[in-house]
RNA sequence: GGUCCUUUAGCUCAGCGGUAGAGCAGCCGAUUGCAGAUCGGCAGGUCAGUCGUUCGAACCGGCUAGGGACCU
Numbered sequence: 001g002g003u004c005c006u007u008u009a010g011c012u013c014a015g016c017g018g019u020a021g022a023g024c025a026g027c028c029g030a031u032u033g034c035a036g037a038u039c040g041g042c043a044g045g046u047c048a049g050u051c052g053u054u055c056g057a058a059c060c061g062g063c064u065a066g067g068g069a070c071c072u
Base pairs, nucleotide, nucleotide: 001071002070003069004068005067006066007065010024011023012022013021018055026042027041028040029039030038048064049063050062051061052060
């Protein structure tokens, strides 16, 4: 330098163009002598950035950036 993969909640990951979800972690409550476990609830996201396509984009396209693999 070239090709490909990847970037979504604090972490690990879903999400096939129609207002973004789960588990764990956090907080509150129930339970308990206290805690843990268990159960119920709550909060947490400019979907890496930007420009475009579209009535509508996390999802499609271009460019940029971070991470990874291979080729030279």
Notes: Transfer RNA from Glarea lozoyensis 74030, 72 nucleotides, folded computationally. Its Rfam family is "tRNA". Gene Ontology term of the family: triplet codon-amino acid adaptor activity. The family's RNA type in Rfam is transfer RNA. It is recorded under the gene name tRNA-Cys-GCA-1-1. Lineage of the source: Eukaryota > Fungi > Dikarya > saccharomyceta > Glarea lozoyensis. The coordinates come from a structure-prediction model, not an experiment, and the mean pLDDT is 84.